[in-house]
Molecule: SAM riboswitch aptamer (S box leader)
Organism: soil metagenome
Formats: sequence, structure tokens, C1' cells
RNA sequence: CUCAUCCAGAGGGGCAGAGGGAUACGGCCCUGCGAAGCCCCGGCAACCAUCGCCGACCUCUCGAGUCCAGCACGCACGGCGCGCGAGGCCGACGGCGAGAAGGUGCCAACUCCGUCCGAGGGUCGACCGGCCACUCGGAAAGAUGAG
Repeated sequence: CUCAUCCAGAGGGGCAGAGGGAUACGGCCCUGCGAAGCCCCGGCAACCAUCGCCGACCUCUCGAGUCCAGCACGCACGGCGCGCGAGGCCGACGGCGAGAAGGUGCCAACUCCGUCCGAGGGUCGACCGGCCACUCGGAAAGAUGAG
């Protein structure tokens, strides 16, 4: 930098001792019934990896179609793609599934919520317009994984 996901899920102990929820601001929370951090154990999940099946792909039979040349009609061989079926193959691509031994990740609250843009709603106001911990969608930023 690119892509995917981010309303699910899963905590005990020890050390430590005041902060923490990424950053700024605001809100709202967690926290001496012990925050961050470190260690141990446990768990969650299924991104990668692994395995299986299917599609796809490859080969073949058959069928119908189409094209070309030839010849008396009509059509064989052949070329092309299509379809049914059989076999092969999971090396690459896509989908579905399994398991949890491996590489990560994660284990308060939607990524705790908002901030920027759009649509709607409510409210004040005669309109313009203002306001909102309102709803929905998107962006930005961030996190995690893979490349």
C1' cells in the first nucleotide's frame, strides 16, 4: 500500500499499585470489592495453514448444432463451441463444510458513543435558520488477519 472482517463469542490466579476505555475534545463508563503493565493457567473464534466435497479444469463416449472443402442427392471424416454421462484432478481459482494439533488474534460496554458527509425524525422559530447522547447509510481514523 491492497483486500477481508469489526452489533456474536470467551476470565481466573500471582506480582504490581492508580489509572484505564488508540489519539484530541465532549459524553458515558470501568477501577483500592484493585486500573495499566508483566507472568501462569483457562477459554473464545475460525483470518491463515490442514483435511473433505462440489463447481471449475482436463480426458473420453454419445447427441444435436454450426463451419469448410468435395461430390449427383445428402452427408462422412475433420474444425469449432454446447449439452447429458463416465473417469481423472484438487497444483492454481471460487463455494460449502469439518476439526482445533500448528501461525496469529481476542476474552466490559457495537471499534463504548459522538465529531465529517448525506437522508429522515423531533424541537424552537412565521420563513431563512438554529438545536439534538434520536434513527439509517456512508466516509475518515483505528484494530485484526492475509498478501